Predicted 3D model of a 73-nucleotide RNA (transfer RNA) from a Patescibacteria group bacterium. The RNAcentral record of the sequence draws on ENA. It matches the Rfam family "tRNA". Rfam classes the family as a transfer RNA.

């Protein structure tokens, strides 16, 4: 230098044909317990890596850039 994959909540990851951003764990609250834990119910938490484009509408499509991994030279 070239090619491929990845970047979404604190962590691990989903997200279908472009149409309300989600799950598990974690955190917090209430209940349960003599207490802790377990369990039940509920809540908070997001610049979807950054920027631009297409579109009525983008996590999703297109382009550039950044970062991580793999391969080729």
């Nucleotide at each position: 230098g070239g090619g491929c994959g990845g970047u979404u909540a604190g962590c691990u990851c989903a997200g279908u044909u472009g149409g309300c951003a989600g799950a598990g764990c974690a955190u917090c609250g209430u209940c349960u317990u003599g207490a802790c834990g377990u369990g039940a119910c509920g809540a908070g938490g997001g610049u979807c890596g950054c920027a631009a484009g297409u579109u009525c509408g983008a996590g999703c499509c297109u382009u550039g850039c950044a970062c991580c991994g793999c391969c080729c030279a």
Lineage of the source: Bacteria > Bacteria candidate phyla.